[in-house]
Record summary:
Small-subunit ribosomal RNA, central domain from a marine eukaryotic metagenome, 350 nucleotides, folded computationally. Its mean pLDDT, the model's own confidence on a scale to 100, is 87. The RNAcentral record of the full RNA draws on MGnify.

Context: one part of a larger RNA
RNA sequence: UUGGGCGUAAAGGGUCCGUAGGUGGUUUGGUAAGUCUUCUGUGAAAGGUACAGGCUUAACCUGUAGAAGUCAGAAGAUACUGCUAAACUCGAGACUGUCAGAGGAACAUAGAAUUCCCGGUGUAGUGGUGAAAUGCGUAGAUAUCGGGAGGAAUACCAGUGGCGAAGGCGAUGUUCUGGGGCAGUUCUGACACUGAGGGACGAAAGCGUGGGUAGCGAACCGGAUUAGAUACCCGGGUAGUCCACGCCGUAAACGAUGAAUGCUGGGUUUUCGGGGUAUCCAUUCCCUGUAAGCCGUAGCUAACGCGAUAAGCAUUCCGCCUGGGGACUACGGCCGCAAGGCUAAAACUC
Numbered sequence: 001u002u003g004g005g006c007g008u009a010a011a012g013g014g015u016c017c018g019u020a021g022g023u024g025g026u027u028u029g030g031u032a033a034g035u036c037u038u039c040u041g042u043g044a045a046a047g048g049u050a051c052a053g054g055c056u057u058a059a060c061c062u063g064u065a066g067a068a069g070u071c072a073g074a075a076g077a078u079a080c081u082g083c084u085a086a087a088c089u090c091g092a093g094a095c096u097g098u099c100a101g102a103g104g105a106a107c108a109u110a111g112a113a114u115u116c117c118c119g120g121u122g123u124a125g126u127g128g129u130g131a132a133a134u135g136c137g138u139a140g141a142u143a144u145c146g147g148g149a150g151g152a153a154u155a156c157c158a159g160u161g162g163c164g165a166a167g168g169c170g171a172u173g174u175u176c177u178g179g180g181g182c183a184g185u186u187c188u189g190a191c192a193c194u195g196a197g198g199g200a201c202g203a204a205a206g207c208g209u210g211g212g213u214a215g216c217g218a219a220c221c222g223g224a225u226u227a228g229a230u231a232c233c234c235g236g237g238u239a240g241u242c243c244a245c246g247c248c249g250u251a252a253a254c255g256a257u258g259a260a261u262g263c264u265g266g267g268u269u270u271u272c273g274g275g276g277u278a279u280c281c282a283u284u285c286c287c288u289g290u291a292a293g294c295c296g297u298a299g300c301u302a303a304c305g306c307g308a309u310a311a312g313c314a315u316u317c318c319g320c321c322u323g324g325g326g327a328c329u330a331c332g333g334c335c336g337c338a339a340g341g342c343u344a345a346a347a348c349u350c
Base pairs, nucleotide, nucleotide: 004321005320006319007304008303012318014201015200016199017198021194022193023192025088026087027086028085029084030083031082033081034080035077036076037075038074039073040072041071049065050064051063052062053061054060091191092188093187094186095184096183097182098181099180103177104176105175106174107173108172109171110154115149116148117147118146119145120144121143125136126135162169163168206247207246208245209244210243211242215241216240220236221235222234223233258317259316260315261314262313263312266295267294268293269292270291272289273288274287275286276285278283299306300305323350324349325348332343333342334341335340
């Protein structure tokens, strides 16, 4: 260097953008760098191979021949790769029309419910559990009616549904804004794919400053249970959960399945478009594209299973794995306010 792998055995980076690099559609001409052929020079000897010979054999040694390996120069070949010139439209992008959507941000608004406060009615319980007790209540609770305050979340619609790169996103309206599908086939003419470093985003918890605090609720305090009960159950309850700005940068960040492209029988359900047909509409049926599910052929797989949304058949690029423990650790470095994160061993042991 080549050879094996990564759904569940070790192994896909949390996600995207993108630098270098790697790779790259169709046609023609030129060039001849890579590539190929021939020739010349070079390529020490030993070693290896073949044939001889010398030690009594052998190992060993000697000779001859041929081979192998390197680079340079010259002459030629032009299929492929590169470079260059010109062109193309299928990849990619733009344009026009149209469609769906909890995609994102800001502001405003609404109704139901919980809690609290005020007032009315009303009287002895209420609450809670497996059973209880702590708790609340004659200073009038619970229940019920009216009024008010405030915070958080948006029942039904709701779905194997939709959108987003992922994390994630669910009341309504307005403003700003990103992406996607379909149809037309008008334009550009390879502008593409991947992506080490790098950058941005990134649930929850946590941190800083300032606000807010209805419900819930780590810690904590009680009541039970129990041999004990630093728990499970019950009554309270602080951080937090919420908002603004700034950090943190991790998750079973999961489809435990990297991205892109092409190819390879079917059946069925759903989403959003387009076209056609039946007498207009409605709706059904047929064709076609898109996205999301289920079942299965071939094939693959250790099996389970996957099966056009591949784990099938291929190509390009990146990441990662190499026995278990020690160890998602130590040391060092970088980042962080801290908590800690990223990178990442060895001794020893089985």